Predicted 3D model of a 77-nucleotide RNA (SAH (S-adenosyl-L-homocysteine) riboswitch aptamer) from Catellatospora sp. KI3. Of the family's consensus pairs, 100% are formed in the model. The prediction has a mean pLDDT of 77. Rfam family: SAH (S-adenosyl-L-homocysteine) riboswitch aptamer. The family has 52 seed sequences and 1,354 matches in Rfam 15.1. The source organism's lineage runs through Bacteria, Bacillati, Actinomycetota, Micromonosporales and Catellatospora. The sequence was found by an Rfam model in a public genome assembly.
């Protein structure tokens, strides 16, 4: 850090549907249908790149369309 795997970010129901994905049609890109609200962040490992920095202490996150519910914590009534 491009990519992959696993884990975590309290839990669910309904709705819409952009991207990606699947299918179809016409043609080199568009349209239609389907599916769809962890596609995000953090950590570990695999893998890849750069560097030669290597101490100690403390802390343990921030977000995620709309509506509703449960759970947890705080404050007020």
């Nucleotide at each position: 850090g491009a990519g992959g795997u696993c884990g975590a970010g309290a839990g669910g129901c309904g709705c819409u549907g952009c991207g990606a994905c699947g299918g179809g049609u016409g043609a080199u890109c568009a349209c239609c249908c389907g599916c769809c609200a962890c596609g995000c962040u953090c950590g570990a490992c695999c893998c890849g790149g750069c560097c030669u920095u290597c101490a100690c202490u403390a802390u343990c996150a921030a977000g995620g369309g709309c509506g509703c519910c449960u759970c947890c914590g705080a404050u007020c009534g």